[in-house]
RNA sequence: AGUCCGUUGAGUGACUGCGGUUCGAGGUUCGCCUCGUAUCGAGGAAAGUCCGGACUUCACAGAGCAGGAUGCUGGGUAACCCCCAGGCGGCGUGAGCCGAUGGAUAGUGCAGCAGAGAGAAGACCGCCGAUGGCCCUAGGGCACAGGUAAGGCUGAAACGGUGAGGUAAGAGCUCACCAGCAGUUCGGGCGACCGGGCUGGCUUGGUAAACCCCGUCCGAAGCAAGACCAAGCAGGAACAUGAGCUGCUCGCUCGACACGUUCCAGGUGGGUCGCACGAGGGCACCAGUAAUGGUGCUCCCAGAUAGAUAGUCAUUCAUGGGGUUCGCCCCGGGACAGAAUCCGGCUUACAGACGGACU
RNA sequence: GGCCCCAUCGUCUAGUGGUCCAGGACAUCACUCUUUCAAGGUGAAGACACGGGUUCGAUUCCCGUUGGGGCCG
Repeated sequence: AGUCCGUUGAGUGACUGCGGUUCGAGGUUCGCCUCGUAUCGAGGAAAGUCCGGACUUCACAGAGCAGGAUGCUGGGUAACCCCCAGGCGGCGUGAGCCGAUGGAUAGUGCAGCAGAGAGAAGACCGCCGAUGGCCCUAGGGCACAGGUAAGGCUGAAACGGUGAGGUAAGAGCUCACCAGCAGUUCGGGCGACCGGGCUGGCUUGGUAAACCCCGUCCGAAGCAAGACCAAGCAGGAACAUGAGCUGCUCGCUCGACACGUUCCAGGUGGGUCGCACGAGGGCACCAGUAAUGGUGCUCCCAGAUAGAUAGUCAUUCAUGGGGUUCGCCCCGGGACAGAAUCCGGCUUACAGACGGACU
Repeated sequence: GGCCCCAUCGUCUAGUGGUCCAGGACAUCACUCUUUCAAGGUGAAGACACGGGUUCGAUUCCCGUUGGGGCCG
């Protein structure tokens, strides 16, 4: 000068307040209210709502199609667009970082402009004109038929590269080496894959975050889910050609118990539960490279409902500005941001401080 | 709190990988016409919300951020 990983994200004391729980006292319209004591009271992201689950309801009956998601290999996990380890490709001097990274000889499509030609292509310039043709007598000329992918030009991309032979000029046309493909075989690895030998035709490019093919997974909705109590209101429609798992089809269930079921309209918008012990946190040991798992001990750690978790003072810490007799003094001010059913991840925002490994 | 949708000149919109330096209407500005204004005519200026990725190439496809809007008991 950098790279990676982890921890933390102001501390202490006093006073005044707010919300939950326990206990006590007082009041009460028996719903609860007030006061006091003890105790607890935001985060690493509580955020975005991008994935995956728990839980609840829809039918304790689902199946197929459609649709969606995902995509190297092995492992972890309740599960994952997650994590760990490895392979391959790219970037970096390096520590390291990044990758939606199956299939392009299953098929279809796309490639503007430029350029002669954009996929098993192409004769614009160039090269040749051996063979055939024409002209001048054997020799030469014309560049007419034609041959040619070496060289030039265009482009993001032009149908292997270098050298030799060969030829009229050329060309995998032939050969040697190299790159790559296909088949086969040997060795290593659980595997992705890696290394080597032999054979083949000389070589069929890109794009799947284009359609698609293949493998795997997915029922839908979401705590304003849903259950109960209280208060309050106005009824209407449909019911076997009906309703229900919300795209389609099949299947299944309910349904002539009508005082029923579903939908619309109307009313209320108060309370209780869901709802705080959980895939929970900390420490130690063991297995494993690691993610993670197992065992033992220990802890209880927010629960509001328009939303509490705060304010003032003193002091310490870190930091910015100014002054200085280098002892210190004065002023300002504390990053991003705040639970709302819960949990595991990802992504995004973030002043700083500390520790470890490495280049 | 949860679920979903959208973003293109000042406004309303077309464009769904290339001929795009993104087209049209209203509005704005300049000139012209008129005694003057309006209307008309001619012309000009003006935009893909932002940052990455895929691709030869992105307004379009994918991811993230920002902003706006809708629904529910």
Description:
Predicted 3D model of RNase P RNA and transfer RNA as a complex of 432 nucleotides. Rfam match: Bacterial RNase P class A.